[in-house]
RNA sequence: CCGUGCUAGGCGGGGAGGUAGCGGUGCCCUGCACCCGCAAUCCGCUCUAGCGGGGCUGAACUCCCCUCCGAGGGGGUCUGCUCCGGUCGCUCCGGCCUACGGGGCGUCGAUGGCGCGAGUCCCGUGCGGUGACGGCUUGUGAACCAGGUCAGGUCCGGAAGGAAGCAGCCUUAAGCGAUCCCCGCCACGCGCAGCGGGAGCGCUCGGGCCGGAGUCGCGGAGGCCGAUCAGGCGCCCGGACACAGGGCCUCGACGAGGGGUGCACGG
Numbered sequence: 001c002c003g004u005g006c007u008a009g010g011c012g013g014g015g016a017g018g019u020a021g022c023g024g025u026g027c028c029c030u031g032c033a034c035c036c037g038c039a040a041u042c043c044g045c046u047c048u049a050g051c052g053g054g055g056c057u058g059a060a061c062u063c064c065c066c067u068c069c070g071a072g073g074g075g076g077u078c079u080g081c082u083c084c085g086g087u088c089g090c091u092c093c094g095g096c097c098u099a100c101g102g103g104g105c106g107u108c109g110a111u112g113g114c115g116c117g118a119g120u121c122c123c124g125u126g127c128g129g130u131g132a133c134g135g136c137u138u139g140u141g142a143a144c145c146a147g148g149u150c151a152g153g154u155c156c157g158g159a160a161g162g163a164a165g166c167a168g169c170c171u172u173a174a175g176c177g178a179u180c181c182c183c184g185c186c187a188c189g190c191g192c193a194g195c196g197g198g199a200g201c202g203c204u205c206g207g208g209c210c211g212g213a214g215u216c217g218c219g220g221a222g223g224c225c226g227a228u229c230a231g232g233c234g235c236c237c238g239g240a241c242a243c244a245g246g247g248c249c250u251c252g253a254c255g256a257g258g259g260g261u262g263c264a265c266g267g
Base pairs, nucleotide, nucleotide: 001267002266003265004264005263006262009057010056011055012030013029014028015027020046021045022044023043024042034054035053036052037051038050063260064259065258066257067256068255072251073250074249075248077246078245079244080243082240083239084238085237086236088234089233090232091231093226094225095224096223097222098221100220102218103216104215105214112210113209114208116206117205118204119203120202121198122197123196124195125194126192127191128190129188130187131186133184134183135182137178138177139176140175146171147170148169149168154163155162156161
């Protein structure tokens, strides 16, 4: 070095979970890798391997170790988005101020001051309006206890005549309605550029006098104070589920490279 027969080893590995810990079943990744039975309130173990049975391969592409790469998983952390809460600020809301620029009024005399009148307030009253009631007008309305006229019948009377009087007819009282034209009275969250009196000087308006240049604060701007969570926005702080993204740590399949590992016999 070659051949034959063997042996160790191999016939998948990894992550999370679970566990005192480990391996497996179940989940996920890798990617193709013997078969049967068993296993989640699970199965088997106690230091390294699933347990039991069977089969194949076998010292190297295949077994063992190291390095690199890296699918994928796990743990922090940070950022973003969304939502919630809080402090503060702005806006919004209310009051006040300034008179900065705009605007109104003003030498055709403003703001202001003085006095007058009127209104606003109170009392009475007038006219109108509305409403209620009463009257007026009108309809109906009495078996008898309303009126008139009273057929028939009744009564008195010798008669003439007289008396009471039912029904009918006419009328009317109370009552019940209608009408709202007219009249009266009452009321009023009504109207009046009606009237008289009072109170009062606060406000409004009108006109008179004084005086002689600003004045008002309409909206804009600025300032101060308040109220606030009713609404909106923002900085910051805290929190929450999911998602997305960036570092960091950790395990790491597949793959690549390097190194290592037998026994017996024969030639």
Model confidence (mean pLDDT): 78 of 100. Predicted 3D model of a 267-nucleotide RNA (Bacterial large signal recognition particle RNA) from a Solirubrobacteraceae bacterium. A source record names the gene ffs. Of the family's consensus pairs, 90% are formed in the model. RNAcentral holds the sequence, with entries from ENA. It matches the Rfam family "Bacterial large signal recognition particle RNA". Rfam links the family to the GO terms signal recognition particle, plasma membrane targeting and SRP-dependent cotranslational protein targeting to membrane, signal sequence recognition. By type it is a non-coding RNA gene.